Predicted 3D model of a 102-nucleotide RNA (SAM-I/IV (S-adenosyl methionine) riboswitch aptamer) from Rhodobacterales bacterium LSUCC0031. Rfam family: SAM-I/IV (S-adenosyl methionine) riboswitch aptamer. On this family, see Weinberg et al., RNA 2008: "The aptamer core of SAM-IV riboswitches mimics the ligand-binding site of SAM-I riboswitches". Gene Ontology terms of the family: regulation of gene expression and S-adenosylmethionine metabolic process. Its mean pLDDT, the model's own confidence on a scale to 100, is 78.
[in-house]
RNA sequence: GAUCAUCAUCAAGAGUUGAGCAGCUGCUCACGCCAACCUGCCCGACCGGCGAGGUGGUCUCCCGCGAGGGGAUGGGGCCAAAAGGCAAACAAAGGUCGCAUG
Numbered sequence: 001g002a003u004c005a006u007c008a009u010c011a012a013g014a015g016u017u018g019a020g021c022a023g024c025u026g027c028u029c030a031c032g033c034c035a036a037c038c039u040g041c042c043c044g045a046c047c048g049g050c051g052a053g054g055u056g057g058u059c060u061c062c063c064g065c066g067a068g069g070g071g072a073u074g075g076g077g078c079c080a081a082a083a084g085g086c087a088a089a090c091a092a093a094g095g096u097c098g099c100a101u102g
């Protein structure tokens, strides 16, 4: 990098920006913004929160009466052959329980 299998979601939200391609509607990049899937953090657990790191999105998934089918995204990143190692904020309401005062 590709393929197969599997789990979750497809509600809501967010550009009158700049640049480059192609050529009338798309693609890519940068910046901004949105979301909260993964990692991390908020004393520990759960709910919840934050959004630093990794993705994703920024024109409302498609077909079907339906059952269902298809598609998309995510199920951390970097270095290393492996063993193993490295980076991640100045943010973080509240509730229950626990330790015992972060």
Stems, first nucleotide, its partner, number of pairs: 006075005015031001017030005032058003037054003040050003043098005061070003077086003099102001